[in-house]
This is a predicted structure of a 144-nucleotide RNA (FMN riboswitch aptamer (RFN element)) from a Neisseriales bacterium. The source organism's lineage runs through Bacteria, Pseudomonadati, Pseudomonadota, Betaproteobacteria and Neisseriales. The prediction has a mean pLDDT of 80.
């Protein structure tokens, strides 16, 4: 130090002000919010000063997860439900500048955001969820 299996712990943020109404945290004006890995020219320290290491940089660039839908298997109190596996589905950016190189940097202006509920239409309130879950992360064993 690499793979394979087992296992530990983690592992999602946001409605504050004002308008209008019987009635909104759901509409409207202003506001917040931004999971996970991968890229990555910023930034920061190291040093052997090398386009060296090291830690750091993207909600809209690639790709995952959650919700949902199939479909197999399994199991019950069986035309249903749960559990599983595999497969679909899954949202959104542009212009300038600098530069060899930038949808990641800077500067502007933008857009996006599952499902079911509600006196009234929800990223943000309430619920399935004390749940899943992508990964993190430490450990043991077994081969190299």
């Nucleotide at each position: 130090u690499a793979u394979a299996u087992c296992u530990u712990u983690c592992g999602g943020g946001g409605c504050g002000g004002g308008g209008u109404g019987a009635a909104a945290u759901u509409c409207u004006c202003c506001a917040c919010c931004g999971a996970c890995g991968g890229u990555g020219a910023u930034a920061a320290g190291c040093u052997c000063u090398a386009u060296g290491c090291u830690u750091u940089u993207a909600g809209c660039c690639c790709g995952u997860g959650a919700c949902c839908c199939a479909u197999g298997c399994u199991u019950u109190u069986u035309u249903a439900a749960a559990g599983u596996a595999u497969g679909g589905c899954u949202g959104a950016u542009u212009c300038a500048g600098u530069g060899u190189g930038a949808u990641u940097c800077u500067g502007a202006a933008g857009c996006c955001g599952a499902c079911a509920g509600u006196u009234a239409a929800a990223g943000u309130c309430u619920g399935g969820a004390u749940g899943g879950g992508a990964g993190a992360u430490g450990g043991a064993u077994a081969u190299g």